[in-house]
Molecule: FMN riboswitch aptamer (RFN element)
RNA sequence: ACGAUUCUUUGGGGCGGGGUGCAAUUCCCCACCGGCAGUAAAAGUCUGCGACAGGCGUAAAAGCCUCUGAGCGGGUGUGAUUCCCGCACCGACGGUAUAGUCCGGAUGAGAAAAGAAUGUU
Numbered sequence: 001a002c003g004a005u006u007c008u009u010u011g012g013g014g015c016g017g018g019g020u021g022c023a024a025u026u027c028c029c030c031a032c033c034g035g036c037a038g039u040a041a042a043a044g045u046c047u048g049c050g051a052c053a054g055g056c057g058u059a060a061a062a063g064c065c066u067c068u069g070a071g072c073g074g075g076u077g078u079g080a081u082u083c084c085c086g087c088a089c090c091g092a093c094g095g096u097a098u099a100g101u102c103c104g105g106a107u108g109a110g111a112a113a114a115g116a117a118u119g120u121u
Stems, first nucleotide, its partner, number of pairs: 001120002004118007016030004031101002033091002035049004044089002053066004071087005093104003
């Protein structure tokens, strides 16, 4: 220097105010939040990944397949659907007065990041 092997650690945020009602952090008005990698330049809305859900598979695992939300206009610039301005939009499953924000599966899983040891040159 490389990143092949093993191990360790880390690894998701947000309902505050008012209204209606027997009852709502779930409805209505206002509010608030944004995983990981990539990109000619910083991204919830581009590309891909993870997570949820369904299926296959196994003694149990591993592994594989499917599914997988949402952005336009203007400006600057060599370069931005990523920055700035404006106006929008999106958010698994189960529970409960209908939930992105509460409770639960979950002290789980995990994209990935950092570090250590070994190895190779």